[in-house]
Context: one part of a larger RNA
RNA sequence: GGAUGAACGCUGGCGGUAUGCUUAACACAUGCAAGUCGAACGAGAAUUCUUCUGAAUUCUAGUGGCGGACGGGUGAGUAACACGUAGGAACCUACCCUAAGGAAGGGGACAACAGGUGGAAACGCCUGCUAAUACCCUAUAUGCUUUUAUAGUGAAAAAUUUAUUGCCUUUGGAAGGGCCUGCGCCUGAUUAGCUUGUUGGUGGGGUAAAAGCCUACCAAGGCGACGAUCAGUAGCUGGUUUUAGAGGACGAUCAGCCACACUGGGACUGAGACACGGCCCAGACUCCUACGGGAGGCAGCAGUGGGGAAUCUUCCGCAAUGGGCGAAAGCCUGACGGAGCAAUACCGCGUGAGGGAUGACUGCCUGUGGGUUGUAAACCUCUUUUCUUAAAGAAGAAGCUCUGACGGUAUUUAAGGAAUAAGCAUCGGCUAACUCCGUGCCAGCAGCCGCGGUAAUACGGGGGAUGCAAGCGUUAUCC
Numbered sequence: 001g002g003a004u005g006a007a008c009g010c011u012g013g014c015g016g017u018a019u020g021c022u023u024a025a026c027a028c029a030u031g032c033a034a035g036u037c038g039a040a041c042g043a044g045a046a047u048u049c050u051u052c053u054g055a056a057u058u059c060u061a062g063u064g065g066c067g068g069a070c071g072g073g074u075g076a077g078u079a080a081c082a083c084g085u086a087g088g089a090a091c092c093u094a095c096c097c098u099a100a101g102g103a104a105g106g107g108g109a110c111a112a113c114a115g116g117u118g119g120a121a122a123c124g125c126c127u128g129c130u131a132a133u134a135c136c137c138u139a140u141a142u143g144c145u146u147u148u149a150u151a152g153u154g155a156a157a158a159a160u161u162u163a164u165u166g167c168c169u170u171u172g173g174a175a176g177g178g179c180c181u182g183c184g185c186c187u188g189a190u191u192a193g194c195u196u197g198u199u200g201g202u203g204g205g206g207u208a209a210a211a212g213c214c215u216a217c218c219a220a221g222g223c224g225a226c227g228a229u230c231a232g233u234a235g236c237u238g239g240u241u242u243u244a245g246a247g248g249a250c251g252a253u254c255a256g257c258c259a260c261a262c263u264g265g266g267a268c269u270g271a272g273a274c275a276c277g278g279c280c281c282a283g284a285c286u287c288c289u290a291c292g293g294g295a296g297g298c299a300g301c302a303g304u305g306g307g308g309a310a311u312c313u314u315c316c317g318c319a320a321u322g323g324g325c326g327a328a329a330g331c332c333u334g335a336c337g338g339a340g341c342a343a344u345a346c347c348g349c350g351u352g353a354g355g356g357a358u359g360a361c362u363g364c365c366u367g368u369g370g371g372u373u374g375u376a377a378a379c380c381u382c383u384u385u386u387c388u389u390a391a392a393g394a395a396g397a398a399g400c401u402c403u404g405a406c407g408g409u410a411u412u413u414a415a416g417g418a419a420u421a422a423g424c425a426u427c428g429g430c431u432a433a434c435u436c437c438g439u440g441c442c443a444g445c446a447g448c449c450g451c452g453g454u455a456a457u458a459c460g461g462g463g464g465a466u467g468c469a470a471g472c473g474u475u476a477u478c479c
């Protein structure tokens, strides 16, 4: 000098664009953050119409389907095939696209509901009724398995507004994922030996899939000064910052990957999880309780306490983009789009312009002549960025109609009036900028050298000057 997710002190006019718990992965009140489908299904309620026994619409809980594995948060753990890069073979893939074929018979239940009943509650229990795209059986088969035999195994679901959508099996694709390997990947030897499922083989098991992944037996291997093991630290990368470059430091925001979801463990369901707002067990903590027993998990968005030098609103809207469900209308969406707060950063603009000397007054200095403040002010002329008031007023909407949170915002026009707007640090040398007074090794300053003990350009104040400017200084960290 540059840089920062900064903080502190003094000061503070506006706009645009970004950014905003770096500390306690500390504990959390309250609200919201994942639902949707009646064109799968039975029931109940309300409203409207009505030919009076039907129809339509809406809502409610339930069965069923799809989605809650995405999106959002955090960086605790992890020195690892976690990540980056380049490859590999033994795999899976709901929805989507593509191609071929199929959908034939039949059956029994369980919710809801009704009745009874237990419990303070959470939540149950018993009996009975019922539907389906829920469940089951038989048949069939391009598939699959295998000892290749006419061997075994093994599918399907319908709905309505009649035009579609859906269902089953198989082929290929797209996109996504699982696995393996080479290389790269911090510090310490005041850590030198480590390892028994350990290294390899065979049989068996297991997985979607290769494999000590698991198991029985057999062999005794495997790694290591090219640093194993152990210990410490740490999410990795694209990148950011500095630099002429090489290199160094860092890994906020944004993007990709990974890991985690009160702590530890476990599986279930499912195409996909060992699942943030699912389940079970244990633990710590908090809450309710009729003491028998129950409920909870903000590292989602706001917000609270705490910690800290320090980090925002318990806001608006689904109008746009995107996502889930749905045939659609649509519903949901603290993703997202916006507004709010903060000079936190970057960029831009302003705080007036021109004229104006008897160089006024004041202040300060003085050798008392004057010098300086200083064209600065006053005064004259002008302008209106900004400001105030009033009027008009968007684009962003894709899609015929309708649909804008932002927002009466941006912007434009008119009127008014210099009106509403300057500070901070420094002035001994480095280093741009000098004098007076006070103080008297005191009070104090200080980045280094060093100033201060009676004329201090170095302390404190005044005047003046220099630098930067809505900022300026200081501190911290990196180059």
Stems, first nucleotide, its partner, number of pairs: 001479004006475005013349006019342002021307001026305003030302003035066003040063002043060007073260003083184006091177003096173002099170004104138004113128006143153003158165003186232003193223003198220008235257004239250004262283005285296004313339001315338003321335001322333004352382004363372003387416006396406001423468005428449003434463005444451002

This is a predicted structure of a 479-nucleotide part of an RNA (small-subunit ribosomal RNA, 5' domain) from an uncultured marine eukaryote. The full RNA is in RNAcentral, with records from ENA and SILVA. Rfam family: Bacterial small subunit ribosomal RNA. Model confidence (mean pLDDT): 84 of 100.